Predicted 3D model of a 75-nucleotide RNA (transfer RNA) from a Planctomycetota bacterium. It was read from a public genome assembly.
[in-house]
RNA sequence: GCCGAGGUAGCUCAGUGGUAGAGCAGCGGUUUCGUAAACCGCAGGUCGUGGGUUCGACCCCCAUCCUCGGCUCCA
Numbered sequence: 001g002c003c004g005a006g007g008u009a010g011c012u013c014a015g016u017g018g019u020a021g022a023g024c025a026g027c028g029g030u031u032u033c034g035u036a037a038a039c040c041g042c043a044g045g046u047c048g049u050g051g052g053u054u055c056g057a058c059c060c061c062c063a064u065c066c067u068c069g070g071c072u073c074c075a
Base pairs, nucleotide, nucleotide: 001071002070003069004068005067006066007065010024011023012022013021018055026042027041028040029039030038048064049063050062051061052060
């Protein structure tokens, strides 16, 4: 340099055009002598960034940054 995959909640990940979600973690409650477990609930998001298309974009298009994998060239 080229190709591919990826970036969404604290962590791991869903979500292929019509209200952004789950599990775990966190907080509160029930229970218990107490803790854990279990159960119930709550909170938590500039969807990497900037543009574009569209009535409407996490989703489609362009550019760009970052992560991972592969390939090529030089020495």